Notes: Predicted 3D model of a 1466-nucleotide RNA (small-subunit ribosomal RNA) from an uncultured Spirochaetota bacterium. Rfam family: Bacterial small subunit ribosomal RNA. The prediction has a mean pLDDT of 83.

């Protein structure tokens, strides 16, 4: 884009067109092929006239019906099954041929015969129908006369490339004398008929090209090829026969096999293709299958015949009948395709002299939106931007001038009236003119007038009237693709053409509103071509994506060098025939347009034919040497093949010497050795294999070759000459070769070594390691295989295209060093290819020539068939199914039991932990009415909880409340509410008594205003109910790791990469330094706080040196030097020296300093990662719930307790416990607070209270030191656990607080495996505070006292950081992914067989025909006979051929099969 189209949904009208694509599957009914009385013979009924015995009967006229006769039923019309075929296109040929009817020209139409239908009469039969008898006709039918130039024989000419064209001459064949008119004596004409020739149309046959797939079909073929002679045919021919010969076809695809009617044309495309043959045209072809001939000009016949078969009807059972693939029609089949309509008015056709009759051809209407064209479903105005309705940020926006309203139109519609074209003309008749006869008439020719008929149809069309009146919808709206929002749903429902949407916000399902897009249609389905350069002629590739054949020789067959000069096959003009019409294109015309139609032009790309060109191809003919090739001097090679030979090597035998091992691993073991190994000398065997030379070297085609010697042989470079003259590349099939395994025979066998054993390792270990284990096998002849990652993954060959370094030969110059040349043979790179990698004169560049091979992956190199192998097994090779990819190259990350460099309490060095015990806390399990809820590896687990008796709380049971506990606003009422107190209640509440608003104005009563409360079928509160995978904010964590990016530039097709890499060097991407990169941010460092030194002001509540008084005290006076407080400031910055470094950054060392290299600690946390935590701090989108999931109370629970962990405390004890005495802190808290002293208590505390709103009071620090004691014990260790007795708080200590005293005194005696923490004022250790808070800390924040040890180092485990490699990973190694099994489905191999198909052979067996033969038997015409008879003629019968049928064996496809084999998806 397009359809003979189906299907959903809609659907006004009209013009043109189309309409069983499926079973060539059956058909009921009607029609579709007649027709002539001018070809005959005859005529029912009926009309008329006569006649009549009243039954009839004749004549006439008219004809239907049916016969005989003639044309016509070979045409028109269907259908597409056969057909791979001279079927069909297309151009020839036919000197090999036919042709009714038609035209034309030429000559006849004489004169007899005998039949038979109709018809009567009879017979059989249910019918179909057959038959017997008689008798008739003719334009039926049959002799006969005449007659050529017709056909035939012969015989001559003559023609042609040849032949049967043509011209002589000899022999043999018809007539309808028949039908009309007209005259009428003869005759005229018409329409026939008969012979010839020409011609026109139509065929027949032959031939050149063209004309699907499968080679997994390679050999076909006996009338098969060919000849010679018979027959046959309208004609050539093996067409048929008979002989004779052995030969056609075929890789340029024969033979089978599957499929199909060709074609013009259609549909697609830019062409080139490609795809198709619906309608219209033109061959074929075939008419229920099958075979057969008769008539006829044609026919092997659609609406004819005969036979057979299948099938359907009739029937009297004994027999008949049929063929819609004509036109409607029917049934069944299908997704699916019309009326059993109307007419011959037009067009053609038969028959006819004519009128005319026939025509389901044809013209016509009907049904179907199945196509294409047109038309309408109204214009125009019309903002109040109406109502609704959707969306909303609630403003408004959109639908939408759309509506309505107002004005107009009136196509279609309804409904009247009118009203075409489609019709020429014919027959006849009139008038005129003519030939030709003729005594005329008709009749013929020409001219002109006139003159019947319409199926559609009262149709197109035209006037009127009415009236916006009858008239819109499908589809889509995530991207390719024009058009979005709301709602519902919630991986469900359902969508999808592709990718893909859907798991609670879906622009992607559904629905709505909007909105595209097309429109009387719009979509889905199919199908074809297009895009697809995605099978590439035009127009592609094949190093790594699929593809280069292991290598080579060669055959076809392609494809070729230079120069003449020929032909003219190809080419290339130029005429010229055909290239049917229709289509198509232009260009005009005709329906109002437009499909539609018609007119001329072009085109139809093709094929014959003719004449001409001669570049290039070919053909042939002569030459040449530039390619090939060959001589002949020299050289270089692990080139092959067979042979003699050689040393070392290794084992093995033998003999010395020697003695405990040895040999082997990561380590061992098996093994071997005192019966003497190993190690070492001598001397023998044996077999492989050729150290060192030895190279990125050399030779071979490719596999491959490696000691030394000759010998036999192939190959290939260079140089100089001379020959020969295109002899050449390439290579389908063929053949040779061909590594290593294997495999048959036969031989050898040292070593090495599949299998095999044995130790090891290991969860296992049928493995890697080991063996002084070992066999096939390596070796050697011979013969097989025939494959490889047979690789440069790179087919051969010629030629052309910058350089640079190497190396093997060889040439040439040079004395040499080198230098240039050719010729192999690497590595780097120009150009230019290439998707990149990469290639790059040995191309993957630039051409040329032939060959192989490739078209998504899988399934598969399989399967089945064929060929090759002894065998393994190879060569050739699908397809069903099934997926949306698979590949490639590169890129950026990640990641590695890859590799460099570096870091971190990462390991190491240490030091104290945890794991073990009791007994605190979290969690997990489990319970439970409930044990509220979150936190899940590191990074949850003394985590939200800086603090659950009740409250908290959010959980449970129970009692209550409903506008609500709590906030707005709207209407009402009211001075309540509170506050004190009583009652009832577990309380919550609920009842009831007493009091009392505020300002203003105003005596008051009001009144206004404010405050408060109360009520309310309103709005609306409230929710610790859901989603942290809708969010904000806020944290954690990789990790204080040193990193993350940007702009310009440059590179690269990109992705993307330089910059950020290299060298150094830092704690740092930190700094130099170098670089296609400059720059620059966000990290880092610094700036900010706080320890440490110093000064400067300031001095109470700090503080005391000096001085005064003095004390028990810095208590007072008094000072502000110290100390100390809070503020400003100095100070460190690699500045200074040396010394490394690169003259750099920096490093190292040293001075001075309180502090030295980042002074020590905190604050601070980059782009990002855990869809990390948090909806229960808080805030929020969305959903939920509304007398509840909302609130308010009592009480209980978040405290359970067989366990299981995670972090703590406090121990095991003497560096200790215990008592006594005693000395030093720092930060912090204190008014419902801290609280001194003082009493009282044994204590917790308890009265009581100075002082403190704090540098002023609380306020004593503990380990430490100093003495006693305890003496290694479950103890004077250790404190659980219970009993008891107290204290605080608190309405309240029962579940369920803390503490005190007294009594009890469990477990533990230093903790397995495994694990933390820490690098200096750090660990360990010892106490202080504070926040939460009535109370309640072994936990958290904090503080400050004593105060260690270790780091060799970076292999190695954890993390990390930078560069670089691999990679089939990107949810990124917690990845991917591979096979077996186990389950489900699909499809397909195999397969004992089973069941069909269509085709072939080969016997058999005959129907109807045919031909032949024909002594049953018939017989009119002709002939012969007087006749009889005979001749001849038909003909049963019988021979061959031969449809269907039967048998018989093989092949080939198709289904289906218990088992079975692998695959494919899940």
């Nucleotide at each position: 884009a397009a359809c003979g189209a189906a299907c959903g949904c809609u659907g006004g009208c009209g013009g043109c067109g189309c309409g069983u694509c499926u079973u060539a599957a059956g058909c009921a009914u009607g029609c579709a092929a007649g027709u002539c009385g001018a070809g005959c013979g005859g005529c029912a009924a009926g009309g008329u006239c006569c006649u009549u015995u009243c039954g009839g009967g004749g004549a006439u006229c008219c004809u239907a019906g049916a016969g005989c006769g003639g044309c016509g039923g070979a045409c028109u019309g269907g259908u597409g099954a056969g057909u791979a075929a001279c079927g069909c296109g297309u151009g020839g040929g036919u000197g090999a041929u036919c042709u009714a009817c038609c035209c034309a020209g030429a000559g006849g139409u004489u004169g007899g015969g005998g039949a038979u239908a109709g018809c009567c009469g009879g017979u059989a039969g249910a019918a179909a129908u057959a038959u017997c008898g008689g008798g008739u006709a003719a334009u039926a039918c049959c002799g006969a006369a005449u007659a050529a130039u017709a056909g035939g024989u012969a015989a001559g000419g003559g023609g042609u490339a040849a032949a049967g064209a043509c011209c002589u001459u000899a022999c043999g064949g018809g007539a309808a004398a028949g039908g009309g008119g007209c005259a009428a004596u003869u005759g005229c004409u018409c329409c026939g008929c008969c012979u010839u020739u020409g011609g026109a149309u139509g065929g027949g046959c032959c031939c050149g090209c063209g004309u699907c797939a499968u080679a997994u079909u390679a050999g076909a073929u006996a009338g098969u090829u060919g000849g010679u002679g018979a027959g046959g045919u309208a004609a050539c021919g093996g067409c048929c026969c008979a002989c004779c010969a052995a030969g056609u076809c075929a890789a340029a695809g024969a033979u089978a096999u599957g499929u199909a009617g060709c074609c013009g044309g259609c549909c697609u495309g830019a062409g080139a293709g490609g795809g198709u043959g619906a309608a219209c045209g033109g061959c074929c072809a075939c008419a229920c299958u099958g075979g057969g001939a008769c008539u006829g000009a044609g026919a092997u016949a659609c609406g004819g015949c005969c036979c057979a078969g299948a099938c359907u009807c009739c029937u009297a059972c004994g027999g008949g009948a049929g063929g819609c693939a004509g036109c409607a029609g029917c049934u069944a089949a299908g997704a699916a395709u019309a009326u059993u309509c109307c007419g011959c008015a037009a067009u053609g056709c038969c028959c006819g002299g004519g009128a005319g009759g026939g025509u389901g051809a044809c013209g016509g209407a009907g049904c179907g939106a199945c196509g294409c064209c047109g038309c309408g479903u109204g214009g125009a105005u019309g903002a109040a931007g109406a109502a609704g309705g959707c969306c909303g940020u609630g403003a408004g926006g959109u639908u939408g001038u759309a509506a309505a309203g107002u004005c107009c139109u009136u196509u279609u519609g309804u409904u009247g009236c009118u009203g075409a074209a489609g019709a020429a003309u014919a027959a006849u008749g009139c008038g005129g003119g003519g030939a030709g006869u003729g005594g005329a008439a008709a009749g013929c020719c020409c001219c002109g007038c006139a003159g019947a008929u319409g199926a559609c149809g009262g149709u197109a069309a035209g006037c009127g009237a009415c009236g916006a009146a009858u008239a819109a919808g499908c589809c889509c709206c995530g991207g390719c693709u024009a058009a979005u929002u709301a709602c519902g749903u919630g991986c469900c429902a359902g969508c999808a053409g592709c990718c893909g949407c859907g798991g609670u916000a879906a622009c992607a399902c559904g629905u709505a509103a909007g909105g595209g897009g097309c429109g009387a249609g719009c979509g889905u389905u199919g199908u074809u071509c297009g895009g697809a350069a995605u099978u590439a002629u035009u127009g592609g590739g094949c190093g790594u994506a699929a593809a280069g054949g292991g290598c080579g020789c060669g055959u076809a067959g392609g494809c070729g060098g230079u120069c003449a000069a020929u032909c003219a096959a190809g080419u290339c003009u130029g005429g010229u025939g055909u290239g049917a019409a229709a289509u198509c294109u232009c260009u005009g015309a005709g329906c109002u347009c437009a499909a539609c139609u018609c007119a001329g032009a072009g085109a139809c790309u093709g094929c014959g034919u003719u004449g001409g060109a001669a570049a290039c191809u070919g053909a042939a003919u002569g030459a040449c040497u530039a390619g090939a090739g060959u001589c002949u001097g020299g050289g270089a090679g692990g080139g092959g093949c067979a042979g003699u030979c050689g040393g070392a090597a290794u084992u093995c035998c033998u003999g010395g010497u020697g003695u405990a091992g040895g040999g082997g691993u990561g380590a061992a073991a098996u093994c071997u050795g005192u019966a003497g190994a190993u190690a070492u000398c001598g001397g023998g065997a044996a077999g492989a294999a050729c150290a060192c030379c030895g190279g990125a070297g050399g030779c071979g085609a490719a596999g491959g070759c490696g000691g030394c010697c000759a010998a036999c042989u192939g190959g290939g470079g260079a140089u100089g000459u001379a020959c020969c003259g295109a002899c050449g590349c390439u290579g389908a099939g063929g053949c040779u070769c061909g590594a290593a395994a294997g495999c048959g025979c036969g031989g050898g066998u040292a070593g090495c070594a599949a299998a095999c054993a044995g130790g090891a390792u290991u969860a296992g270990a049928u493995a890697c390691c080991c063996u002084g284990g070992g066999u096939a096998g390596u070796c050697c002849g011979c013969g097989c295989c025939g494959u490889a990652a047979a690789c440069g993954a790179u087919g051969c060959a010629c030629g052309c295209u910058u350089g640079g370094c190497g190396u093997g030969c060889g040439g040439u110059a040079g004395c040499g060093a080198u230098a240039c040349c050719g010729u192999g043979u690497g590595c780097c790179g120009a150009a230019g290819c290439u998707a990149a990698c990469g290639c790059g004169a040995u191309a993957a560049g630039c051409g040329u020539g032939c060959c192989g091979c490739c078209u998504g992956g899988g399934g598969a190199g399989u399967a089945c068939g064929c060929c090759c192998g002894c065998a393994a097994g190879g060569g050739u090779g699908a397809a069903a199914c099934u997926c949306a990819a698979a590949g490639g190259a590169a890129u950026u990350g990640a990641c590695g039991g890859g590799g460099g460099c570096c870091c971190g309490c990462a390991c190491a060095a240490g030091c104290g932990g945890u794991g073990g015990a009791g007994c605190a806390u979290g969690u997990g399990g489990u319970u439970u009415a409930a044990u509220u809820c979150g936190a899940a590896g590191c990074a949850a687990c003394g985590c939200g909880c800086a603090g659950a008796a009740c409250c908290u709380u959010a959980c449970c049971a129970g009692g209550g409340u409903u506008u609500g506990a709590c906030a707005u606003g709207g209407g009402g009422u009211c001075g309540c509410c509170g506050c004190g107190g009583c009652g009832a209640g577990a309380g919550a509440u609920c009842g009831u008594c007493g009091u009392u608003c505020u300002g203003u104005a105003g005596c008051a009563a009001u009144a206004c205003a404010g405050c408060g409360a109360c009520c309310c079928g309103c709005a609306c509160a409230g929710g610790u109910g859901c989603u942290g995978c809708a969010u904000g904010g806020c944290u954690g964590u990789c990790g204080u790791c040193a990193g993350c990016u940007c702009g310009u530039g440059u590179c690269g097709u990109g992705a993307g990469a330089u910059g950020u890499u290299g060298g150094g060097u830092u704690a740092a991407g930190u700094c130099c330094c170098g670089c296609a990169a400059c720059g620059a941010g966000c990290g880092c460092a610094a700036c900010c706080c706080g320890u440490g030194u110093c000064c400067c002001a300031g001095g109470u509540u700090g503080c005391c040196a000096u001085c005064c008084a003095g004390u028990a005290a810095u208590g007072g006076a008094g000072g502000c030097c110290c100390u100390c407080c809070a503020g400003g400031g100095a100070g460190a910055c690699u500045g200074c020296c040396g010394g490394g470094g690169a003259c750099a950054a920096c490093c190292c060392g040293g001075a001075g300093g309180a502090a030295g290299g980042u002074a020590c600690g905190g604050a601070c946390g980059a782009c990002g990662u855990c869809a990390a935590g948090u909806c229960c701090u808080c805030a929020u989108g969305g959903c939920c719930c509304u007398u509840a999931c909302a609130u308010c109370c009592u009480g209980g629970g978040c405290u359970a307790c067989a366990c299981a962990c995670g972090u703590g405390c406090u121990a095991c004890a003497a560096u200790g416990g215990c008592c006594g005495g005693u000395a030093c802190a720092g930060a912090g808290g204190g008014c419902a607070g801290c609280a001194a002293g003082a009493c009282c208590g044994c204590g917790a505390g308890g009265u009581u209270g100075a002082g403190c709103c704090a540098a002023u009071c609380c306020u004593u620090a503990a380990a430490g030191c100093c003495g006693g004691u305890c003496c290694c014990a479950g103890u004077c260790c250790g404190g659980a656990u219970c009993g008891g007795a107290g204290u605080c708080u608190g309405c309240a200590a029962c579940u369920c607080g803390a503490c005190u005293c007294c009594g009890u005194g469990a477990a533990g005696c230093u903790g397995g495996a495994a694990u933390c923490g820490c690098u200096a004022g750090u660990a360990a250790u010892c106490g202080c505070g504070g926040a939460u808070c009535a109370g309640a800390a072994c936990g958290c924040c904090g503080c400050g006292g004593u105060g260690a040890a270790u780091a060799c180092g970076u292999u190695c485990c954890c993390g990390g950081g930078c560069c670089u490699u691999g990679u089939a990973c990107a949810c990124a190694c917690c990845g991917c992914c591979c096979g077996u099994c186990a389950a489900g489905c699909c499809a397909u191999g195999g397969g004992a067989g089973g069941a069909g198909a269509g085709g072939g052979c080969g016997c058999u067996c005959c129907a109807a025909g045919a031909u032949g033969u024909g002594c049953a038997g018939c017989u009119g015409a002709c002939c012969c006979g007087c006749a009889a008879g005979g001749g001849g003629g038909c003909g049963a019968g019988c021979a061959u051929c031969c449809a269907a049928g039967g048998c018989g064996a093989a092949a080939u496809c198709u289904c289906u099969g218990a088992c079975u084999g692998g695959g494919g998806c899940u």